[in-house]
RNA sequence: GGAGGCAUAGCUCAGCCGGGAGAGCGCUUGCCCGACACGCAAGAGGUCACUGGUUCGAUCCCAGUUGUCUCCA
Numbered sequence: 001g002g003a004g005g006c007a008u009a010g011c012u013c014a015g016c017c018g019g020g021a022g023a024g025c026g027c028u029u030g031c032c033c034g035a036c037a038c039g040c041a042a043g044a045g046g047u048c049a050c051u052g053g054u055u056c057g058a059u060c061c062c063a064g065u066u067g068u069c070u071c072c073a
Stems, first nucleotide, its partner, number of pairs: 001072007010025004019056001027043005049065005
């Protein structure tokens, strides 16, 4: 220098084919217990890396940028 993968909640990740943003763990509150843990119930937490484009509508499609990993030279 060239090519490709990945970036979604605090962590690990789903979300295939464009229309409701989610799970497990963690966190908070309540119940339970003499107390803690376990268990049960409820809740908080998101610029879907960033910028722009296509579209009635984008986590998803297109272009560029950034970060990271891999391959080629």